This is a predicted structure of a 113-nucleotide RNA (FMN riboswitch aptamer (RFN element)) from a mouse gut metagenome.

RNA sequence: GUCUUUGUGGGUGGGUGUAAGUCCCUACCGAUGGUGAUAGUCCAUGACCCGUUUUAAACGGCUGAUUUGGUGAAAUUCCAAAACCGACGGUUAUAGUCCGGAUGAGAAAAGAC
Numbered sequence: 001g002u003c004u005u006u007g008u009g010g011g012u013g014g015g016u017g018u019a020a021g022u023c024c025c026u027a028c029c030g031a032u033g034g035u036g037a038u039a040g041u042c043c044a045u046g047a048c049c050c051g052u053u054u055u056a057a058a059c060g061g062c063u064g065a066u067u068u069g070g071u072g073a074a075a076u077u078c079c080a081a082a083a084c085c086g087a088c089g090g091u092u093a094u095a096g097u098c099c100g101g102a103u104g105a106g107a108a109a110a111g112a113c
Base pairs, nucleotide, nucleotide: 001113002112003111004110005109006108013025014024015023027097028096029086030085031045032044033043034042040084041083049061050060051059052058066082067081068080069079070078088100089099090098
């Protein structure tokens, strides 16, 4: 360099109501790489969305959230405790968890030559 494969999880139990997996209490989930030591919340990347463009590619924009204590040479990563966050469209009623774009795309990982 070329090709192949892999590459996102999650609604339990109850309340109100004509109606809610959407509200309230409770429950559950955590992409990829990095790092003095293991990360949803640090640093960076990806998906969604917006713009330029006939389209694509490319480029640009947008893009959530953590503290305290402990151990240690070293940890916003471990241990203890208490918090917080989650694109767009749809819906008899407001969605991180349902349905849809998506049998898609993709950071990246592994392998073959």
Rfam family: FMN riboswitch aptamer (RFN element). Rfam's curators write: The RFN element is a highly conserved domain that is found frequently in the 5'-untranslated regions of prokaryotic mRNAs that encode for flavin mononucleotide (FMN) biosynthesis and transport proteins.